Description:
The RNA shown here (small-subunit ribosomal RNA) has 1430 nucleotides and comes from an uncultured bacterium.

RNA sequence: AGAGUUUGAUCAUGGCUCAGAACGAACGCUGGCGGCGUGGAUAAGGCAUGCAAGUCGAACGGGUUUCUUAGCUUUUUCGAGAAAUCAGUGGCGAAAGGAUGCGUAAUACGUGGGUAAUCUGCAUUUGAGAUUGGGAUAACCCGUCGAAAGAUGGGCUAAUACCAAAUUCGACAUCGUUUUCUUCGGAAGAUGAUGUGAAAGGGUGGGGACAGCACCGCAAGGUGCAGCCUAUCGCUCAUAAAUGAGCCCACGGCCUAUCAGCUUGUUGGUGAGGUAACGGCUCACCAAGGCUAUGACGGGUAGCUGGUCUGAGAGGAUGGUCAGCCAUACUGGAACUGAGACACGGUCCAGACUCCUACGGGAGGCAGCAGCCGAGAAUCUUCCGCAAUGGGCGAAAGCCUGACGGAGCGACGCCGCGUGUAGGAUGAAGGCCUUCGGGUUGUAAACUACUGUCACUUGGGAAGAGAUUUACCAUGACUAAUAAUUAUGGUAAUUGACUGUACCAAGAGAGGAAGCCACGGCUAACUCUGUGCCAGCAGCCGCGGUAAUACAGAGGUGGCAAGCGUUGUUCGGAUUGAUUGGGUGUAAAGGGUGCGUAGGCGGUUUAGUAAGUUGGAUGUGAAAUCCUAUGGCUUAACCAUAGAACUGCAUUCAAAACUACUAGACUCGAGUGCGAGAGAGGUGAAGGGAAUUCCCGGUGUAAGGGUGAAAUCUGUAGAGAUCGGGAGGAACACCAGUAGCGAAGGCGCUUCACUGGCUCGCAACUGACGCUGAUUGCACGAAAGCGUGGGGAGCAAACGGGAUUAGAUACCCCGGUAGUCCACGCCGUAAACGAUGUUCACUAGGUGUCGGUCCCGUUAACUCGGGGUCGGCGCCGCAGCUAACGCAUUAAGUGAACCACCUGGGGAGUAUACUCGCAAGGGUGAAACUCAAAGGAAUUGACGGGGACCCGCACAAACGGUGGAGCAUGUGGUUUAAUACGACGAUACGCGUGGAACCUCACCCAGGCUUGACAUGUAUUAGAAAUCCUUAUGAAAGUAGGGACCUCCCUUCCGGGACUGAUACACAGGUGUUGCAUGGCUGUCGUCAGCUCGUGUCGUGAGAUGUUGGGUUAAGUCCCGCAACGAGCGCAACCCCUAUUCUUAGUUGCUAACGGGUAAUGCUGAGAACUCUAAGAAGACUGCCAGUGAUGAACUGGAGGAAGGCGGGGAUGACGUCAAGUCAGUACGGCCCUUACGCCUGGGGCUACACACGUGCUACAAUGGCCGGUACAAUGGGUUGCCAAACCGCGAGGUGGAGCUAAUCCCAAAAAACCGGUCCCAGUUCGGAUUGAAGGCUGCAACUCGCCUUCAUGAAGCUGGAAUCGUUAGUAACCCCGUAUCAGCCACGACGGGGUGAAUACGUUCCCGGGUCUUGCACACACCGCCCGU
Repeated sequence: AGAGUUUGAUCAUGGCUCAGAACGAACGCUGGCGGCGUGGAUAAGGCAUGCAAGUCGAACGGGUUUCUUAGCUUUUUCGAGAAAUCAGUGGCGAAAGGAUGCGUAAUACGUGGGUAAUCUGCAUUUGAGAUUGGGAUAACCCGUCGAAAGAUGGGCUAAUACCAAAUUCGACAUCGUUUUCUUCGGAAGAUGAUGUGAAAGGGUGGGGACAGCACCGCAAGGUGCAGCCUAUCGCUCAUAAAUGAGCCCACGGCCUAUCAGCUUGUUGGUGAGGUAACGGCUCACCAAGGCUAUGACGGGUAGCUGGUCUGAGAGGAUGGUCAGCCAUACUGGAACUGAGACACGGUCCAGACUCCUACGGGAGGCAGCAGCCGAGAAUCUUCCGCAAUGGGCGAAAGCCUGACGGAGCGACGCCGCGUGUAGGAUGAAGGCCUUCGGGUUGUAAACUACUGUCACUUGGGAAGAGAUUUACCAUGACUAAUAAUUAUGGUAAUUGACUGUACCAAGAGAGGAAGCCACGGCUAACUCUGUGCCAGCAGCCGCGGUAAUACAGAGGUGGCAAGCGUUGUUCGGAUUGAUUGGGUGUAAAGGGUGCGUAGGCGGUUUAGUAAGUUGGAUGUGAAAUCCUAUGGCUUAACCAUAGAACUGCAUUCAAAACUACUAGACUCGAGUGCGAGAGAGGUGAAGGGAAUUCCCGGUGUAAGGGUGAAAUCUGUAGAGAUCGGGAGGAACACCAGUAGCGAAGGCGCUUCACUGGCUCGCAACUGACGCUGAUUGCACGAAAGCGUGGGGAGCAAACGGGAUUAGAUACCCCGGUAGUCCACGCCGUAAACGAUGUUCACUAGGUGUCGGUCCCGUUAACUCGGGGUCGGCGCCGCAGCUAACGCAUUAAGUGAACCACCUGGGGAGUAUACUCGCAAGGGUGAAACUCAAAGGAAUUGACGGGGACCCGCACAAACGGUGGAGCAUGUGGUUUAAUACGACGAUACGCGUGGAACCUCACCCAGGCUUGACAUGUAUUAGAAAUCCUUAUGAAAGUAGGGACCUCCCUUCCGGGACUGAUACACAGGUGUUGCAUGGCUGUCGUCAGCUCGUGUCGUGAGAUGUUGGGUUAAGUCCCGCAACGAGCGCAACCCCUAUUCUUAGUUGCUAACGGGUAAUGCUGAGAACUCUAAGAAGACUGCCAGUGAUGAACUGGAGGAAGGCGGGGAUGACGUCAAGUCAGUACGGCCCUUACGCCUGGGGCUACACACGUGCUACAAUGGCCGGUACAAUGGGUUGCCAAACCGCGAGGUGGAGCUAAUCCCAAAAAACCGGUCCCAGUUCGGAUUGAAGGCUGCAACUCGCCUUCAUGAAGCUGGAAUCGUUAGUAACCCCGUAUCAGCCACGACGGGGUGAAUACGUUCCCGGGUCUUGCACACACCGCCCGU
C1' cells in the first nucleotide's frame, strides 16, 4: 500500500466481497510446563446451607462458672477478692467496605466557576469551662396470655442513660454607633445595651506528706476507703484549618419532525410556612406569563467519565476488569434515629412470592463470599488465613473483617520455555509419483558422539517481618516523686495463610511432551487415486455432467504453533456521508417558474471598541492508562520510580492587520430622472375575409365516397358535381425567418382602450439602499380532468358498424358522445428539457442575424454600404475542462456567494401516518424480502422485413430432368438369434464399400484352444536342424496315437551355438470405449477477395490509421489522392493438357511421287514430303491504330493473326468457422477385457419387408420400334493374361491354338448416323417387369444368395400435383467405347474416352449466397439473439 467481481474487450460510475488489528467471547480438533492477568455479558429470575459488623467490664447494675481466701464454720452456704463468660442499660460503629446497572436523556455525568445562600461525627489547632441537685428504667424477681414469634401486669436497682437549676471567655438574636470592601443585593471588622443558651469532674493508673472516715489493736501503730496531689482517657461552649457533603450557574456528549406546538404551581410578584441552606420547595392572594424550528413537547434507546479498540490523522465504535461519580437493594410508598440515611445483611404500611402453623397467627429477602436450580452458545471452590495492607471498637492486650492476602478450577488472554544438539549417503527400507531412466519424503531415519532446560527422584532452603507485641535496660518529658504514664534508642523473646513455595545442588535417562489449518484466483503452498451436476465445496468470483491442482482420501508442500481453525461483534481498507476529502448535461442527483421572510454572504474610506482572532502568564486538566528514560522479578508479559503528555476549560495582561460592532464620509454596485426605440408580452371590447358543415332554391343524372384492395355509408324520395342566397361555430393561409416578446407555462387576422417588462443615449439625483433565499408563506403554472351555466361548425376518447387477422377489445375505413370554445371556480401535475438553479467577476478568435447608438461614404429618403460600441439570438472554433460524447465569453473553463438535490439494483414513488383536494388524485414518504450486479460513454464484430455500391446459372430467358410407373441401389422404420459399425440441413442417404455365396466379418448359433493365429526376451527341459506318410474320432477346427527319414556349425570332445517342440514367466492380442483427450487426412463457407504484421501517428484505453476516399478490374488488379511508409499469407504469374507453326528424329506408325505385286490391303522396294508419334523451340504482350478517360490505370472498336484482351481446361484452397467427419485405413494418450471383449472352425446373417425418402436405369413411343445393308473414333487393358483364324452350338458358350511382355498381336463389334424395307397411333411389332421351362460359365461350393443364353409369359406405364435440380459452347442434350475392383458378379454405380451437337441471357426490381462503405442496436452462445405479458 491494495486486490477480486458488471464487458467479447475498454474507460469511468457504482455496489458487493477479501487481505489487517481487536475481544469478558463461544464452538470443532488437539493439548507438555511456568509466570502475570482474567472469568454469570442471558433471568435486577428464584434461592437450601454456612459465613460476610461488631466492639468496649478502663461508662453501669446484675446472672452463671471456676479459683483463692481473712472471718464464721464439721462441710456446704454466707462475706470479700480474682479470672472467664452471658444477656441487658450505655457509648462508638453499623451511612464505610462489598455487589449490581433496573431506572435515568437530566433531580445524572464531564469540564470550569459560584455559595456574600450552607452543614460537617471521629482526628488536628487555639481559648474558656466542667457548679448544685432530682426522679426513673432495663437487666433481675414474682405472675398472666400464646403452638410459636412474642406480648403484658406488679415489684427492686445503677450509670459517661434521662431531667431541672446556676454560671457565660466565645457564640447566637434584636436595637444603636462606626471603619473597610462591594457584583450595590450586601459582606467583614470594632464597640455599647438587652436577651437566649453548656457540661460527665466521670473512668483508669500512681502517690500516701497533710487532714477525714471505717476496721483491727490496751497502746504504739497497721490496713482500707474517700478528700487532696498527679498522669491519662473522656465531657461542655467557642475558634481556626482540614476532610466530606448539600445547593446554584455556564458549556459539552444518542436517534426520531411519519412527534409542531407545549405549560396552570404553569412564569413572575407580595406575604407566610419549611429547610443546614437559596428557591413555587409548600400555601394564600395578585398579574398572565414562560418554553419552542439554535427543535420545545412527545416517542425510542442508554448508567456517565478517566479510558479501551481501531485509524496516518480527522474520526468511528465502545464503557467488562482497574479508578472517579451516580443510581438501586423482592416490588411500590413513607418516615424515624443520627454529624451523616429516607438506610443491601434497620423500622412501618401495601403487594407478589416462598416457608412454618395447633389455622388463631407468624417468618423471610445472596444485584456480599462460596454454592444450588433455571434460562442460555457460554462464565469457577459450599477452599486457607487475618501473616501482610486497610477498616470498626477498645487505654491496651485483643476481638471482628468472604474488604483483603493467598491457594484451587478454565489454553479465556498476554508472555516465556521445552518437546533435543552435532555428525551421519548406500542418498537404506517403506510410502508417493514416474517419461520406468528415475524423482521425492531426505540428513530426515537408522547409526555414532554429546547435552540435561522442563517434568521426575533425593537433599538443602529464602524474601515477604526494616513492621507488630511483650519483658527488661538507658536517656528525656510530665510530676512533689527515683512511682505511674509516655517518647526515643538498645537487648532478649514472639508472630507466615501462601509453604517445605520460589530458588540452589545432586541423580538417572533422549528417555515423558505436536498439533491445527490451508494448497483454483484474490493468497504463501501440487500431484495421484476415487467420484461423475451425484456426493459434496464455497468469503467473493465460482468448482463438480469420466483425464477435477476447487468434492473425498493419500503422498508432498506452505503457514502458524500449545495451539490452530470456524462463528459472532467493532474499527480499518470505504475519498462508500467526502472538515481534512465526493458529486448533480447523458451514470443516482437542479426544485416547473418567480416574489419574498428568517438566516447566510456582502463595494471604497476614516476614527474608535475589543466579541471573534493572535501571543504571554497563572490556575486547573485526580490516580491509573498511553509515550520516553531508568530500575525490579534469570528474560518477557507484569511491576515500580521519574519525566513528558493530557491537543481542554477558566482567569488575567497585551496586540489591533482581518471579520464584527459604533460613529462619519464616498460613488464604481443598485436604483431614480430626462430623451428615444423594438416587440405574436398581458387584459378587455369591436370589426373582417377565406374555408368546412348545415338549410333553401336553380341546372343536371347515376353514381358518389373510401381503400393496398374492399365493404359498412350516401344516392332515382334526385346524391356527388355546379350556380345563387342564408345560418352558425371555431381557427386566423401567404407574410413567417435556428426572427421577436415573456420568469416559466406560453404568445401569431385587423383596430381601439388599459397595462407589465426590456434596450439604447445623456450623466442631473439617492448613497450600499446589494446577492441568495430554508420551512411555513404568496403568486403564476401546458394538456387532460372536475363543478355551475352557456355554446357546439369542424375534429374526436368512449361506443356502433365495415375491413384486416389464427384472433384484432388495435393500426385502415364509415359514423359518433363527452371534450375541444366562452364565463366563473377547482386541480397543481408533464421528457414542465438546454434533461444544464440564481447572481457577480475574469479568460483567444471567426462568422451571421435582431434592436439601439456613433463615425465615414452614399441616397430623393436613416436609402444603402463599411467600421466602432451596448444589449439579445445562432453557428464554428483555441486554451481549459470532461469517463467519453461533448462544452467552450449564452461554459459543462477559472474563482466567489447562497439555495435545492444524490449515496447499488429491485421491492417503490408502493404501504402506513399526516396533510391538501368535490373527486380523480397531489405532497411528504419507509421496511421486510431479494440480487451481485443495475446503469453511462465509447470500441470491435454479428445482425436489421436500414441505406448506398458490386458479384455469382442467384433470379430472369432457354434446353433437359426429378417428383407419378416398373426395376436397380442407398437410407429410415419395422422384423429378426443376428439383420455388424460409422455418416444425418446445405457439408448423410449408387457415402466409407474401386466388387458381402465361403473368405472378407467386425454380427448371431454351435464346437474347440489358452504364452495363444502373430513379435521379443528369460529360465528349465527334450530333440531326430528340417521334412514327409498315416490310423481313430469329428461338420471342421481340434483331440488321441503310429511310422518314415538318420542329416546343421564350432570344439580343447567336456560342451557351446543355431533351429524345433514342451513347461513356467514377462507379455502378446482386442474392428472394445472416448473424433468432446489427440496427430494426420478430409468436407464446407469458397477459388469468395480477403486476412494480417513491423515502424510511425492518433486515442487515458479497448482500438483506429494503413485496408477508408475518387476511378478501374475476374481480383486488396492497377492508377490517383491521403499520417502514413513498407512488408507477409492470399489474387495473378511460374507447372500440366489442349488449339497454330517450325526444327530434330522416322519404328511397330505414315504413303505424295517412282518401281514391283495382289481378288484386295503400305503387301513390298523405296521415301522422310503429309498424317502421326515425342523432344525442343516460336507465338499473345493491350505490342500496334483510333476513340473515351485525368495526359493515369483502364475501357470500347479495329488491323494483323491459328489464337485477343485471363484463348479453353486442369492442378493449386489465405487467416479462420462449423468441439463438422474419421480411434472401423494407419498412428496415438487415458479407460476397459485377459481359459476372453483374444484365437480357430462349421453353419447362418449383413440380401428380411406392411411402409417412407434420396440417387439412378428403362420406358410410356413414329425426331420412334423391328429387319437388312453401309461408314467413321479416342482413352485404355493384356503372360495365373488378352486370345486371332478355323470348326461345333439358334445362343450364352465350347473345341482349338496362330500371335502378342504389345504404336507390331489380341480385347475390338464402336453406337447414334446414313441407305432401303416394314409397322400406322393401339397399352400396339410401344414397354419390358414378373413367372415357367431348358441351358451355359466361374468357383471346394451358386438352396438361402451370382451372372449370362434360348423358348414361353408380357405387369405397371399414354409425359407425371405441390414442389424441386442441372446447364452459358464443343457446354446442355443424345450415342456408344474403355478401365479400376475382380474366380465370378448383383455395374443401371464410379472414374475416364471419343461421336453427333443446340437454344437463351432484356436486365439486376425480387428469391438465395457473398464482398465493400455507412447507420441503428438493450445482441456477443452474436436474430435459430435478447426479451415482455398472460